Transfer RNA from an Actinomycetota bacterium, 75 nucleotides, folded computationally.
RNA sequence: UGGGGUGUGGUGUAAUUGGCAACACAGCAGAUUCUGGUUCUGUUAUUCGGGGUUCAAGUCCUCGCACCCCAACCA
Numbered sequence: 001u002g003g004g005g006u007g008u009g010g011u012g013u014a015a016u017u018g019g020c021a022a023c024a025c026a027g028c029a030g031a032u033u034c035u036g037g038u039u040c041u042g043u044u045a046u047u048c049g050g051g052g053u054u055c056a057a058g059u060c061c062u063c064g065c066a067c068c069c070c071a072a073c074c075a
Base pairs, nucleotide, nucleotide: 001071002070003069004068005067006066007065010025011024012023013022019055027043028042029041030040031039048064049063050062051061052060
């Protein structure tokens, strides 16, 4: 430099391929317990950034950023 892929709460991952962003763990609060753990209940927080299309975008288009893979180049 070229090609391909990935980016979603604190962590790991979903989301009918356009139609209210969700699950588990973690955190916080409570119940249970003599205390802690386990268990149970409640609760907090999320779409990498800019622009566009659309009634409606995590999803489509475009320009970037970060990371990964392959190739090339330099040494």
Lineage of the source: Bacteria > Bacillati > Actinomycetota. Model confidence (mean pLDDT): 80 of 100. Its Rfam family is "tRNA". Rfam's curators write: Transfer RNA (tRNA) molecules are approximately 80 nucleotides in length. Rfam classes the family as a transfer RNA.